[in-house]
Order: sequence, then C1' cells, then structure tokens
RNA sequence: CCAGACGGCCGGGCGGCCGCGGCCCUGAGCGAUCAGGGUCGAGGAAAGUCCGGGCUCCACGGCGACAAGGCGGCGGGCAACACCCGCCGGGAGCGAUCCCAGGGAUAGCGCCACAGAAAGUAAACCGCCUCCGGACUUCGGUCCGAAGGUAAGGGUGAAAGGGUGCGGUAAGAGCGCACCGCGGACCUGGUGACAGGGACGGCAUGGCAAGCCCCGCCUGGAGCAAGACCAAAUAGGGACAGCGCGCCUGAGGCUUCGCGCUAAGGGUAGGGCCGUCGCCGGCCUGAGUUGUCCGGGUAGGUCGCGAGAACCACGCCGCAAGGCGCGGUCCAGAGGAAUGGUCGCCACGUCCGGGGUACACCCCGGGCGGACAGAACCCGGCUUACAGGCCGUCUGGCCCA
Repeated sequence: CCAGACGGCCGGGCGGCCGCGGCCCUGAGCGAUCAGGGUCGAGGAAAGUCCGGGCUCCACGGCGACAAGGCGGCGGGCAACACCCGCCGGGAGCGAUCCCAGGGAUAGCGCCACAGAAAGUAAACCGCCUCCGGACUUCGGUCCGAAGGUAAGGGUGAAAGGGUGCGGUAAGAGCGCACCGCGGACCUGGUGACAGGGACGGCAUGGCAAGCCCCGCCUGGAGCAAGACCAAAUAGGGACAGCGCGCCUGAGGCUUCGCGCUAAGGGUAGGGCCGUCGCCGGCCUGAGUUGUCCGGGUAGGUCGCGAGAACCACGCCGCAAGGCGCGGUCCAGAGGAAUGGUCGCCACGUCCGGGGUACACCCCGGGCGGACAGAACCCGGCUUACAGGCCGUCUGGCCCA
C1' cells in the first nucleotide's frame, strides 16, 4: 500500500429571524384568556411488537388425568429471558474469524422426489467367475445361450448396508490381518459438556424429529383504553311499604282440632360460575311489579406519569458477561400527540472552471448533496432500516529498509 475479519463510536457545528409543546415567574383581566421573560423539549434504532420483567386489576379450593404453548450441549452472568459471556462438539475458510432449533433414530408410526435393477427383512442392469450346451479357431482362446456364484469394479442417486491396504479366493466377500472409523464397558484428566488411553467386539445401528412422536424442564388471564379517586343527565341496582310467588318443611300463629292452613326462616327441584373431563367440594340465584329513600357506575375531570434493575468518572474483584464500593449529574412527558422552517458562515462529500511545471498534491471561485426514521406506562434484550464518516485490534498478500 492492497484485500479482508472483528469490536466500539458519531449520525453535522455556530449565529440571526419566524414558529410549536410542558413547567415557573411577572403584568393585565371578575373570568375565559392575553402579553412579556426564564427554563426544559426524541432515537440509535423512539420502529417491528418477537421474547423476558416491573407495575395494575381479575382469577387463584383439593387430588388425578388431559389439552395447549414454550425451552433443549456444558458452566457462569442477570430481576428475568428464547438475551449475554466463557467453554465443548460439528461444519466453512490459507487465516483473522464466522455459522449451528446442538436432547432422543435398538419405543413406535411415517417419509426418502427424480434417476436407478434395487431406497431398507436390501438389491444382479453392465461387469467378473465357475460349470453345462452350441458355433468358430491361428488351438492361446473368442462369441452366443442356459444354470449358479459374486456387492471388488462400472453406472444411477443427496444417500447403495463401514473406509484404505495386504492376504485370501474360481471370482469375491470382515472371510483373515494392520491402521482408521464405530460399539458397550474400563482407566486417566476435567465442576461439566467432553477429551485422551490400552485392551475387547468383525460391524450389528442408512438419513429425516423446523413429520407425528418419546424424554426432561417451565408456564394462570388480561393489559396504562391496566387501574385508583372526584363526579352530571338518562337507564339500571339495594332497602322499606303495598299487591303478587314451583315443591317440601315450618318456630310461632290460625284453626272447622283433621300432622288441615300459613307471605319469619330453612331446605330443595331447576338455572349459573369455579380452563376441560372424572370424583369430592364450594359460591351465587332460586319471582316480580308500583311508590319513597339511599348508594354504585357512565360522560367529564384528577392521578397513575418518570430519581430509575438510570447515566458518567474513578477504584477493587472477575479471562469475560458482570459484580461491589465511592463521587458526581438530573435527562421530554401528553392529550390523537410539540420538538419545526428559513437565511448566513464554517466543517464534510462530490462535480465544474482557473492557477501553482503534470490526471498526484495544494490554493482560489462556483454549483449540488446530507440517510433511516418520530417517544405515548416504564425497563432489559432480539430483529429489521440507515446517506456519510471516525477510532482501535487482528489476518492474508505485495514492496522497501
């Protein structure tokens, strides 16, 4: 210098004029409000609303089963997580580094397109070998047909039932052996995932679980239009009074004295609720209508609403994520929603013209350009969008000393 990997950061600055929202102060006005001044006023993602929490209300009875959803190597961090850090295993890259829904395929079921003879109880298309028959022969064999052997070779495929080599054989074959792989035990190291080792076993168990499924673990619901307080009109609710009310019972009462009647009360049929189902259990209701009185809620208003798992600096602990300590700072609030526009200068990028000897560098003048996006209860993550720019660490290559 070129090409690349990873991490972090910024996302224009200053000023003039006009304008917007919250709060405070002053003045005017009975008030609604108006005028002036001060102060604060979006983001790295405020976004998607995909996870995890705070907060709030509702539900929360017991046992068992089920359903539904989520998570899935190990250790740690965290309020928690599907996030983060470190590590393990597998894969990609020369490398820095990156990627992995990374439990189970001897529990069962299912699927494996096309091609191919055969796709899972393996399978003879070509080839190879043996034997038999026939034809030809230069007598070495060659060709055709039939029967059998063979998974070493070819071909198909994402995948063909361990791989390579030697032996062996008619040709072959874990048929035998060595190494590699694989398997279940054992030993050693490690908190662990796992790694290493020497024997043993001749190889059995193809792949897919982002197919059903199995195993282990976790899980109530709704969301600031949550919810709390104040509180109209209208409608509905409760108490009392009048009239009225399925079945059984009924203190007391009535009584024609007949366990006949009965509007306090109790029980019950029936109805509703407790995720589903089963059993047990619990709760509410089990009659209305008219009048009077009383409370609850709606519209509207106020709160919830921002001092926090906050940010910054330093010290200590930790490989790190992070933790602890100490000091400092205050940083929008809201309601269908303010945070903007314009001009000038500077910085940046780019283009044009001129100049300094050159298309490299510098100077002068002029033009153009600046993204993605917009808080609405709050916080931690993830993901996605983004003009342009800065810094650091590392890798590969080339050149010079």
This is a predicted structure of a 401-nucleotide RNA (Bacterial RNase P class A) from Caulobacter vibrioides. The prediction has a mean pLDDT of 76. A source record names the gene rnpB.